Predicted 3D model of a 72-nucleotide RNA (transfer RNA) from uncultured Gaiella sp. Taxonomically the source falls in Gaiella (Bacteria, Actinomycetota, Thermoleophilia, Gaiellales). The sequence is in RNAcentral, with records from MGnify.

[in-house]
RNA sequence: GCCCCCGUGGUCGAACGGGGAUGACGCCGGGUUCUCAACCCGGAAGCGCGGGUUCAACUCCCGCCGGGGGUA
Numbered sequence: 001g002c003c004c005c006c007g008u009g010g011u012c013g014a015a016c017g018g019g020g021a022u023g024a025c026g027c028c029g030g031g032u033u034c035u036c037a038a039c040c041c042g043g044a045a046g047c048g049c050g051g052g053u054u055c056a057a058c059u060c061c062c063g064c065c066g067g068g069g070g071u072a
Base pairs, nucleotide, nucleotide: 001071002070003069004068005067006066007065010025011024012023019055027043028042029041030040031039048064049063050062051061052060
């Protein structure tokens, strides 16, 4: 250089033949308790970046960036 795979809240991991982004841990608030832990209820927080297609894109296409693997 070329080829393949991956990139989702603070962390891990789903979702999708295009149509309201889900869970666990963690964090915040409340309840319970003499207190803490555990448990219960509620909440904040996310689709790597740019462009294109489309009525509509995390999802499809192109480019770029980052990570991993293969090849001379």